[in-house]
Context: one part of a larger RNA
RNA sequence: UUGGGCGUAAAGGGCGUGUAGGCGGCUCAUCAAGUCUGGUGUGAAAUCGCGGGGCUUAACCCUGCAUAUGCGCUGGAAGCUGGUGGGCUUGAGUUCUUGAGGGGAGGCUGGAAUUCCAGGUGUAGGGGUGAAAUCUGUAGAUAUCUGGAAGAACACCGGUGGCGAAGGCGAGCUUCUAUCAGAGGACUGACGCUGAGGCGCGAAAGCGUGGGGAGCAAACAGGAUUAGAUACCCUGGUAGUCCACGCUGUAAACGAUGUGCACUAGGCGUGGGGCCCGUACGGGUUCUGUGCCGUAGUUAACGUGUUAAGUGCACCGCCUGGGGAGUAUGCUCGCAAGGGUGAAACUC
Numbered sequence: 001u002u003g004g005g006c007g008u009a010a011a012g013g014g015c016g017u018g019u020a021g022g023c024g025g026c027u028c029a030u031c032a033a034g035u036c037u038g039g040u041g042u043g044a045a046a047u048c049g050c051g052g053g054g055c056u057u058a059a060c061c062c063u064g065c066a067u068a069u070g071c072g073c074u075g076g077a078a079g080c081u082g083g084u085g086g087g088c089u090u091g092a093g094u095u096c097u098u099g100a101g102g103g104g105a106g107g108c109u110g111g112a113a114u115u116c117c118a119g120g121u122g123u124a125g126g127g128g129u130g131a132a133a134u135c136u137g138u139a140g141a142u143a144u145c146u147g148g149a150a151g152a153a154c155a156c157c158g159g160u161g162g163c164g165a166a167g168g169c170g171a172g173c174u175u176c177u178a179u180c181a182g183a184g185g186a187c188u189g190a191c192g193c194u195g196a197g198g199c200g201c202g203a204a205a206g207c208g209u210g211g212g213g214a215g216c217a218a219a220c221a222g223g224a225u226u227a228g229a230u231a232c233c234c235u236g237g238u239a240g241u242c243c244a245c246g247c248u249g250u251a252a253a254c255g256a257u258g259u260g261c262a263c264u265a266g267g268c269g270u271g272g273g274g275c276c277c278g279u280a281c282g283g284g285u286u287c288u289g290u291g292c293c294g295u296a297g298u299u300a301a302c303g304u305g306u307u308a309a310g311u312g313c314a315c316c317g318c319c320u321g322g323g324g325a326g327u328a329u330g331c332u333c334g335c336a337a338g339g340g341u342g343a344a345a346c347u348c
Stems, first nucleotide, its partner, number of pairs: 003320004007302002012316001014201004021194003025088007033081002035077008049065006091191001092188005097182003103177007110154001114150008125136002162169002206247006215241002220236004258315006266293012297304002321348003330341004
């Protein structure tokens, strides 16, 4: 490789978009490349298989048949695949209408809290802990009141609730912008699915330049604890956390479950729509999301079970004993840190 696999045993790419490629709805006509079929040429001989024969037998030898799944030329068939042309509307999409939302980007605004500054009241403590101490306070702290400044985050609502492809998104208003769902019309007419490379997005930390810096806080300092304590606890505290622009490109980037389509019992919640019944309250049904339980099935078991890990199809990615090792080397990307790709010896 084949085969078998990928929720937890090794294995789903972090996510999207999309090139080549692979695959692709209903119908009519046509072509005949694939496909099927006839003829013909070739497919050497020996060998193998079957029949017959010759050496006393066998091995061996001779002879006939069969086979040679293939390829070329030529004639035909038209169900399927394919090419071309025409048509269709159910897949896909456009538009109108209704609706939902922390989807994204920009701007403006707000209150609570925290810290700091100034002032008033006021006096001996405050803070911290298991207990303390470092620390802070008679140069007037803590507490409390008034005024001011700054930065960051948005309590309640808040929800197995919403939105987003994922990362992720939560104060209010507003501008720009993207998506999604339902229903009914109109329109396009297969325009679709997947997607090696490519391109884009991508938490936190980190990096560059310039700002900003309240709180928190790696590093660091001190106090404790302890046999020690380069920790856990405490008092401080710098990068950082925030903003702009650029880079980095990784995470238990997880549902540890690739994407799309179709089919296969139900029951109970919840978000957003539609329809019907109904006085209210509600009931029924349907579409789309999000949860719990569970049948058949499936699974090594756990579990999963219309949001499949069931039954199928299409396409991609990935796995192949443990360690060595995500290391070495080469290439490549990066300012660096490092990332991507990625062995072997040896060993069990």
A computed fold for a 348-nucleotide part of an RNA from a metagenome, annotated as small-subunit ribosomal RNA, central domain. Rfam family: Bacterial small subunit ribosomal RNA.